RNA sequence: GAUUUAUAAAGAAGAGUGGAGAGACAGGCUCUGAGAAACUCUAGCAACCUAACUGCCACGGUUAAGGUGCUAAUUCCUGAUUCCGAAACGUUCGGAAGAAUAUAAAUU
Numbered sequence: 001g002a003u004u005u006a007u008a009a010a011g012a013a014g015a016g017u018g019g020a021g022a023g024a025c026a027g028g029c030u031c032u033g034a035g036a037a038a039c040u041c042u043a044g045c046a047a048c049c050u051a052a053c054u055g056c057c058a059c060g061g062u063u064a065a066g067g068u069g070c071u072a073a074u075u076c077c078u079g080a081u082u083c084c085g086a087a088a089c090g091u092u093c094g095g096a097a098g099a100a101u102a103u104a105a106a107u108u
Stems, first nucleotide, its partner, number of pairs: 001108008013042005021031003025079004043071003048067002050064006075100001081097007
């Protein structure tokens, strides 16, 4: 990097260095010199893997920072395509699926 499966309306930030960008991509919108990215330290969230304990044991529950992840805004919003509904019907609006993206685990 690729494939598969699961999850994505909840939750959780301070400091130091740094010095202009950031929010995947496009559009929108937003954050940012009252200090962006990145790096470091500390703290926290969560419970995918893992560990301990446990129940009514093909499945669950509790606890925990050992491996990851995460700590503005629903994955910030919309997005190929398909289906459903509505309307003033070459179009628009609403909903669902889906795509895309992110993370985890497994396989390669």
This is a predicted structure of a 108-nucleotide RNA (SAM riboswitch aptamer (S box leader)) from Botryobacter ruber. Of the family's consensus pairs, 97% are formed in the model. The prediction has a mean pLDDT of 78. It matches the Rfam family "SAM riboswitch aptamer (S box leader)". Gene Ontology term of the family: regulation of gene expression.